[in-house]
C1' cells in the first nucleotide's frame, strides 16, 4: 500500500444484520436509611444523543461516502 475486526456515561457493556419515537444493565460516584463507626446491604439522584464529518430517509447508535484512533493479518 490492501484486507478485516473495533469505536455507545469514569469503567465494562446490550442495542447495529432487519431504522420507529423516552439508548438496557453491572461496576464505580454522590445522597439518605442500617452501625458507636467503617465495610456490607438496601433506597433515591446524577452522568453517553452513539470516534469526527457529511449523505439518505418523515424519521439515523442502526443504512451509504469520507476521514481518525486502536488491534490483527498480507504484501
Nucleotide at each position: 500500500g490492501c484486507c478485516g475486526u473495533u469505536g455507545u456515561g469514569g469503567c465494562c457493556a446490550a442495542g447495529c444484520c432487519c431504522g420507529g419515537u423516552u439508548a438496557a444493565g453491572g461496576c464505580g460516584a454522590c445522597a439518605g436509611a442500617u452501625u458507636c463507626g467503617u465495610a456490607a446491604u438496601c433506597u433515591g439522584u446524577a452522568g453517553a444523543u452513539c470516534g469526527a464529518g457529511g449523505g439518505u430517509c418523515c424519521g439515523a447508535a442502526u443504512c451509504c461516502c469520507u476521514c481518525c484512533a486502536a488491534c490483527g493479518g498480507c504484501u

Transfer RNA from a Promethearchaeati archaeon, 75 nucleotides, folded computationally.
It matches the Rfam family "tRNA". It is annotated as a transfer RNA.
The sequence is in RNAcentral, with records from ENA.